Record summary:
Predicted 3D model of a 72-nucleotide RNA (transfer RNA) from a Patescibacteria group bacterium. Rfam family: tRNA. Rfam classes the family as a transfer RNA. Gene Ontology term of the family: triplet codon-amino acid adaptor activity.
RNA sequence: GGCGUGGUAGCUCAGAGAAAGAGCAUCUUGCUCACACCAAGAGGGUCGCUGGUUCAAGUCCAGCCCACGCAA
Numbered sequence: 001g002g003c004g005u006g007g008u009a010g011c012u013c014a015g016a017g018a019a020a021g022a023g024c025a026u027c028u029u030g031c032u033c034a035c036a037c038c039a040a041g042a043g044g045g046u047c048g049c050u051g052g053u054u055c056a057a058g059u060c061c062a063g064c065c066c067a068c069g070c071a072a
Base pairs, nucleotide, nucleotide: 002070003069004068005067006066007065010024011023012022013021026042027041028040029039030038048064049063050062051061052060
C1' cells in the first nucleotide's frame, strides 16, 4: 500500500433517514443516629474530521485520521 470491522456521555454500548438513549459512574434530595443498600431527580454529547446527497443525516456517499483484524 490492499480488504474488512469499528470511532456516539467519564466508562461499556444501543440507535441503520424525521434528528440522541440505556447501564454503570458523578451530584442533589429522601430514607438512616451515621454509612451502605434502596427510591426519586439533575448535570454531562460540535455522534472521529472535512465535504457531498436530501425538505431533513449519528444513520446514505466520497476523501482523510485513529484502533483492531485478514491476506500478501